[in-house]
Model confidence (mean pLDDT): 80 of 100. The RNA shown here (transfer RNA) has 77 nucleotides and comes from Candidatus Coproplasma sp. Its Rfam family is "tRNA". The RNAcentral record of the sequence draws on ENA.
């Protein structure tokens, strides 16, 4: 330099052909349970889906540029 892949909650990761409240599990906080603790049950915080712009009646998801990282390729010593 050129080609691809990856980016969603604190971690780890689904999201279907673009279609209506953005999810699991693990943690994290409250309450009940218990002499205490672990286990379990109830609930509840936490996310402008890397950024930025477009297309759309509607974007996580289509399209372009850009970031970060990773794989290969080339190039330089």
């Nucleotide at each position: 330099g050129a080609a691809g892949g990856u980016a969603u909650a604190g971690c780890u990761c689904a999201g279907u052909u673009g279609g209506u409240u953005a999810g699991a599990g693990c943690g994290c906080u409250u309450g009940c349970u218990u002499g205490a603790c672990a286990u379990g049950c109830a609930a509840g915080a936490g996310g402008u889906c890397g950024a930025u712009g477009g297309u759309u009646c509607a974007a996580g998801u289509c399209c372009a540029u850009u970031u970060a990282u990773c794989u290969u390729c080339a190039c330089c010593a």